[in-house]
Context: one part of a larger RNA
RNA sequence: UGACGGGGUCCCGCACAAGCGGUGGAGCAUGUGGUUUAAUUCGAUGAUACGCGAGGAACCUUACCCGGGUUGGAACGCAGGCGGGACGAGGCGGAGACGCCGAGGCCCUUCGGGGCCGCCUGCGAGGUGCUGCAUGGUUGUCGUCAGCUCGUGCCGUGAGGUGUCAGGUUAAGUCCUAUAACGAGCGCAACCCCCACCCUCGGUUGCCAACGGUUCGGCCGGGCACUCCGUGGGAACUGCCCGCGCAAGCGGCGAGGAAGGCGGGGAUGACGUCAAAUCAGCACGGCCCUUACGUCCGGGGCGACACACGUGCUACAAUGGCGCGCACAGAGGGGUGCCACGCGGCGACGCGGAGCGGAUCCCGAAAGCGCGUCUCAGUCCGGAUCGGAGUCUGCAACCCGACUCCGUGAAGCUGGAAUCGCUAGUAAUCGCGCAUCAGCCAUGGCGCGGUGAAUACGUUCCCGGGCC
Numbered sequence: 001u002g003a004c005g006g007g008g009u010c011c012c013g014c015a016c017a018a019g020c021g022g023u024g025g026a027g028c029a030u031g032u033g034g035u036u037u038a039a040u041u042c043g044a045u046g047a048u049a050c051g052c053g054a055g056g057a058a059c060c061u062u063a064c065c066c067g068g069g070u071u072g073g074a075a076c077g078c079a080g081g082c083g084g085g086a087c088g089a090g091g092c093g094g095a096g097a098c099g100c101c102g103a104g105g106c107c108c109u110u111c112g113g114g115g116c117c118g119c120c121u122g123c124g125a126g127g128u129g130c131u132g133c134a135u136g137g138u139u140g141u142c143g144u145c146a147g148c149u150c151g152u153g154c155c156g157u158g159a160g161g162u163g164u165c166a167g168g169u170u171a172a173g174u175c176c177u178a179u180a181a182c183g184a185g186c187g188c189a190a191c192c193c194c195c196a197c198c199c200u201c202g203g204u205u206g207c208c209a210a211c212g213g214u215u216c217g218g219c220c221g222g223g224c225a226c227u228c229c230g231u232g233g234g235a236a237c238u239g240c241c242c243g244c245g246c247a248a249g250c251g252g253c254g255a256g257g258a259a260g261g262c263g264g265g266g267a268u269g270a271c272g273u274c275a276a277a278u279c280a281g282c283a284c285g286g287c288c289c290u291u292a293c294g295u296c297c298g299g300g301g302c303g304a305c306a307c308a309c310g311u312g313c314u315a316c317a318a319u320g321g322c323g324c325g326c327a328c329a330g331a332g333g334g335g336u337g338c339c340a341c342g343c344g345g346c347g348a349c350g351c352g353g354a355g356c357g358g359a360u361c362c363c364g365a366a367a368g369c370g371c372g373u374c375u376c377a378g379u380c381c382g383g384a385u386c387g388g389a390g391u392c393u394g395c396a397a398c399c400c401g402a403c404u405c406c407g408u409g410a411a412g413c414u415g416g417a418a419u420c421g422c423u424a425g426u427a428a429u430c431g432c433g434c435a436u437c438a439g440c441c442a443u444g445g446c447g448c449g450g451u452g453a454a455u456a457c458g459u460u461c462c463c464g465g466g467c468c
Stems, first nucleotide, its partner, number of pairs: 008468001010466004015459002019422005026314008034305002042053002064300007076124009087104001090101004106115003126289002129287003135283002137278003140274001142272001147186006153162003166177003192266004197234003201230003206224001211221003237260001240254001241252004303441001316415001320374007332363003337356002341352004381412001386407007428451007
């Protein structure tokens, strides 16, 4: 000077409390440990690993295992030489890779050559092999926490202190007052984006708002007024009033306002900490392998299962299940695509087929509402598991895909100790979309809207943090 204390003062945070819903019990999905295995490739491991790298493992991916091949190599560049249209149908062996055979077969030219390809030679190969304590870059975390420093001056022999402390105040080292300090930088805030209100401009979406037509559908004429979409701008500043206060600021069922006292959300992460994570995204030092630790192919594995844990999904039912009928979104996506509509099929889907590169066509709600039924039962709850029959994608669904139909109907009657999330359009609940993607093991991730709560006395206690 820090750090630490079951030392003290003050102050924050869904930290506790108050409240709502979960996890821990069941079945299944997924990740991990362990075990197994020829291999179950590798990494991530308290918080900060465990639906994590995976935003898509049947082959491929793929790095692992077994087997079969191959060696200046699977790919690329430069230089030299030789040859040739480029390119290569086809045949044989083979699981394929590969090996063997092989028909056909140049362009431009200033004529020197050039283009393209094959082979040979030379130089650069290749390695997801090791080391994240040799590294760059990127990331997690403390933490959106209120902090971390510098110049000059002053104090101290010095390390260092002061400033940054104190009294108030704030979400904030935010601001004020005081002050041997006076200023400044990185952070805070603001400047950026989205949402909420209004205006301008623009209208092939929207509108009988006003007129006309209408096979009644903004459908047509017509019009941009409104909704909406996009551009630019305005609006909020404790500005006004009252009270308190030196001030900063605080309080007010105050006024006005669409909105108040940082309006809601996002982006934004200081000096640094954890020799934190990553040599498998990439880059890179060193080390190591080079008929192989490189490379190609077929098959298998990453999907194993006596167990253990994390994260989830579905339930255990009557504010519920089922049947019929009737509504209302937003954000996105669509051309080897989205598919209206018609027909076939109980259905997944198939066969036709219009529109749309899309405010114009298509993908499109569920909870909800109305009526009926079930009457507390492991049940008309619940759907695991298994049997059978199918559909689709794909070269190919045995290992190992999704979906459909019929049958089967398991555990489960609210879950021990313990533990998690959330303070408002939030939790809870309901469906919809997208990325990846042939298909999909998505119950995951990222978004979108619908319905829409309860509670916070308080800071003693638990956890984390800040000043003295």

A computed fold for a 468-nucleotide part of an RNA from an uncultured bacterium, annotated as small-subunit ribosomal RNA, 3' major domain. Its mean pLDDT, the model's own confidence on a scale to 100, is 84. It matches the Rfam family "Bacterial small subunit ribosomal RNA". Its family is annotated with structural constituent of ribosome and ribosome in the Gene Ontology.